Molecule: SAM riboswitch aptamer (S box leader)
Organism: marine sediment metagenome
RNA sequence: AAAGAAGAGGUGAGAGACAGGCUCAAUGAUCCUCUGGCAACCUGCCUCCUUCGGGAAAGGUGCCAAAUCCUGUUCGGGUAAUUUUGCCCGGAAAAU
Numbered sequence: 001a002a003a004g005a006a007g008a009g010g011u012g013a014g015a016g017a018c019a020g021g022c023u024c025a026a027u028g029a030u031c032c033u034c035u036g037g038c039a040a041c042c043u044g045c046c047u048c049c050u051u052c053g054g055g056a057a058a059g060g061u062g063c064c065a066a067a068u069c070c071u072g073u074u075c076g077g078g079u080a081a082u083u084u085u086g087c088c089c090g091g092a093a094a095a096u
Stems, first nucleotide, its partner, number of pairs: 001096001006035005014024003018072004036064003041060003045055003068095001073092009
């Protein structure tokens, strides 16, 4: 971490990590390359007496379908059946 940001060329069947759901995909997904962009985490720069704060975007990361696509563990509340399950709402954690 509910904001933001896509074009071209190549490839050619699966893809969104895993499971379930849901979605994307021959009107070409995914992946690769180039170009462009978003953000502002790190370094550096400007502002500021300094800090805080603010700015800008040069270099290094990250990102550019869907909330990290949703859920997964646990706790509380509600509800239906009935004895451990389903559904709904909320909190905390885990993973990335």